Bacterial RNase P class A from a Sphingomonadaceae bacterium, 381 nucleotides, folded computationally. Its mean pLDDT, the model's own confidence on a scale to 100, is 75. Taxonomically the source falls in Sphingomonadaceae (Bacteria, Pseudomonadati, Alphaproteobacteria, Sphingomonadales). The sequence was found by an Rfam model in a public genome assembly. It matches the Rfam family "Bacterial RNase P class A". By type it is a ribozyme.
RNA sequence: CCAGAGGGUUGGGCGACCGCCGGCAGCGCUUGCGCUGCGGGAGGAAAGUCCGGGCUCCACAGAGUGAAGGUGCCGGGUAACGCCCGGCGGGGGUGACCCCAGGGAAAGUGCCACAGAAAACAAACCGCCCAGAUCUUCGGAUCGAAGUCUUCGGACAGGCAAGGGCGAAACGGUGCGGCAAGAGCGCACCGCGGCUCCGGUAACGGAGACGGCACGGCAAACCCCACCUGGAGCAAGACCGAAUAGGGACGGCAUAUGGGCUGACUCGGCCCCGUCGUCCGGGUUGGUUGCUUGAGGCCGGCGGUAACGCCGGUCCUAGAGGAAUGGUCGCACAGUCCCGCAAGGGAUGGACAAAACCCGGCUUACAGACCCUCUGGCUAU
Numbered sequence: 001c002c003a004g005a006g007g008g009u010u011g012g013g014c015g016a017c018c019g020c021c022g023g024c025a026g027c028g029c030u031u032g033c034g035c036u037g038c039g040g041g042a043g044g045a046a047a048g049u050c051c052g053g054g055c056u057c058c059a060c061a062g063a064g065u066g067a068a069g070g071u072g073c074c075g076g077g078u079a080a081c082g083c084c085c086g087g088c089g090g091g092g093g094u095g096a097c098c099c100c101a102g103g104g105a106a107a108g109u110g111c112c113a114c115a116g117a118a119a120a121c122a123a124a125c126c127g128c129c130c131a132g133a134u135c136u137u138c139g140g141a142u143c144g145a146a147g148u149c150u151u152c153g154g155a156c157a158g159g160c161a162a163g164g165g166c167g168a169a170a171c172g173g174u175g176c177g178g179c180a181a182g183a184g185c186g187c188a189c190c191g192c193g194g195c196u197c198c199g200g201u202a203a204c205g206g207a208g209a210c211g212g213c214a215c216g217g218c219a220a221a222c223c224c225c226a227c228c229u230g231g232a233g234c235a236a237g238a239c240c241g242a243a244u245a246g247g248g249a250c251g252g253c254a255u256a257u258g259g260g261c262u263g264a265c266u267c268g269g270c271c272c273c274g275u276c277g278u279c280c281g282g283g284u285u286g287g288u289u290g291c292u293u294g295a296g297g298c299c300g301g302c303g304g305u306a307a308c309g310c311c312g313g314u315c316c317u318a319g320a321g322g323a324a325u326g327g328u329c330g331c332a333c334a335g336u337c338c339c340g341c342a343a344g345g346g347a348u349g350g351a352c353a354a355a356a357c358c359c360g361g362c363u364u365a366c367a368g369a370c371c372c373u374c375u376g377g378c379u380a381u
Base pairs, nucleotide, nucleotide: 001377002376003375004374005373006372007371008370009369010368013331014330015329016328017327018326020041021040023038024037025036026035027034028033043352047363048362050361051360052359053358054357055233056232057231058230060268062267063266064265065264068229069228070227071226072225073087074086075085076084077083088102089100090099091098092097103224104223108222109221110218111217112216125164126163127160128159129158132143133142134141135140147156148155149154172190173189174188175187176186177185191213192211193210195208196207197206198205199204237289238288239287240286247280248279249278250277251276252275253274258272259271260270261269296315297314298313299312300311301310302309303308333350335348336347337346338345339344
């Protein structure tokens, strides 16, 4: 200097004028408002509504059964989680680093298109091998996997799955020996399988001897195993106000052996006179609250590899209610483009995007600016 990887901060600034919401203080006053002053007022994702909770309500949130859903290596953190941190194993990359829907395929079922001989106790398309010897009383006999026919090239039968082909994947890999040619057929190493020992909290890693050992992959297929889960949700809920009215008429079913109780069933428990249909008819669309002091922010110290925890100090940082947090003007500036040797000048110009009960995460979108650490390459000293 170039390229790359990981992490963090910010995401518009200044001034003037006018305007909105809420808090505190003061004054006025018609107690409902007005005026003055001082502070505060939309994010890192407020988005998605994907997880986990706080909070609120519900006689079933008591015991059990089954279902449905979720998670899935080990250890730790947390209020909790499907999140975060640290490790292990597998994969990618020269590397810094990144990715993994990471329990079980010998409990069972299912799938692996096309191609290929053959896709799981499978199988032969191309291909490789297919002699003779001894004895003989010449009929044969024995050894040998090796028979029959022949135009002597081969064909049929037989042996092979090593080589080639096909495919994403072909019943372990490489080498040597052996064999007619081959094959873990034998051996060495690797791989695989349980066993023993060592290290580690563990996942797991290492070493040793033994065993020729074998029926692949897919469970983000159904399934099996382990663990977890009451329901509904701020449009939850509470209060005030409101009523010819704690409505009326007709009909059906049931009537304690009944009807119901926020996913199903059983036991137990609890509540109650109901429930369905038709017709007439009153009120409710209003107000207050929930509503912002929190598993809170920031700074420092200690512990821990870290996530995070403990201690001390300090701060209060939106609460609208059809929805405030803004509008206008000016200046400078980041970046980009043009002119210019340069100085400089001109033009343009700042992404994704708006709280609605709150919090911890994840995921997605994002112009530009800045900082830290690490990796690879080139060059110079």